[in-house]
């Protein structure tokens, strides 16, 4: 140096190609059950979708750029 993929609640990850109400497990907090815990069942709640800037009625989704992880090659 040149090339690739990946960044999205506390954790792993899905929507992204082909723009249109941010979602699911688990974790954890409340409750019901329990003598108690635990397992079940159930509410809730938690997100500047790595940062910026452009297009657009509208952007996690498309352009640009920078940043971070990881991989190839040299």
């Nucleotide at each position: 140096g040149g090339g690739g993929a990946c960044g999205u609640g506390g954790c792993u990850c899905a929507g992204c190609c082909c723009g249109g109400c941010a979602g699911a497990g688990c974790a954890a907090g409340c409750g019901c059950c329990u003598c108690c815990a635990g397992a079940g069942c159930g509410c809730a709640a938690g997100g500047u979708c790595g940062g910026g800037a452009g297009u657009u009625c509208a952007a996690a989704u498309c352009u640009c750029u920078c940043c971070g992880u990881c991989c190839c090659c040299a």
Predicted 3D model of a 74-nucleotide RNA (transfer RNA) from Halospeciosus flavus. The organism belongs to Halospeciosus, within Archaea. Rfam family: tRNA. The family's RNA type in Rfam is transfer RNA. RNAcentral holds the sequence, with entries from ENA.